[in-house]
RNA sequence: CCACGAAAAGGGCACACCCAUCGCGAGGUGGGGCCGCAAAGCCAGGAAUCUCGAAAGUUCUUCACGAGAUCGUCCGGUUGCCAAA
Numbered sequence: 001c002c003a004c005g006a007a008a009a010g011g012g013c014a015c016a017c018c019c020a021u022c023g024c025g026a027g028g029u030g031g032g033g034c035c036g037c038a039a040a041g042c043c044a045g046g047a048a049u050c051u052c053g054a055a056a057g058u059u060c061u062u063c064a065c066g067a068g069a070u071c072g073u074c075c076g077g078u079u080g081c082c083a084a085a
Stems, first nucleotide, its partner, number of pairs: 005082001012037002017032006035072001041078003045075003048070006055062003
C1' cells in the first nucleotide's frame, strides 16, 4: 500500500413504534426510541419496489407514457475511523 472484518477502544448512524410538522400520496424533516448497521456516510447513474397522474380495458385490474419516493433492496460511483490471523 492492497485485500479481508476477528478482537479491543473512542465515537457514529438509528428499524418498528410514538409525538410534532410538511406532502394528494409513496414518503421527508425535527424530537423520543434502540431492531439492527463497518460505510445504515454521500450521489437516484442502472435494476428493483412503491406513490400520484394519464391512458387502455371496464370498476378493479394492467404498465409501453409523464412526474415523483426509497441509497436501512441490490449493483455502480465517491469519501472515510479502527485494525489481527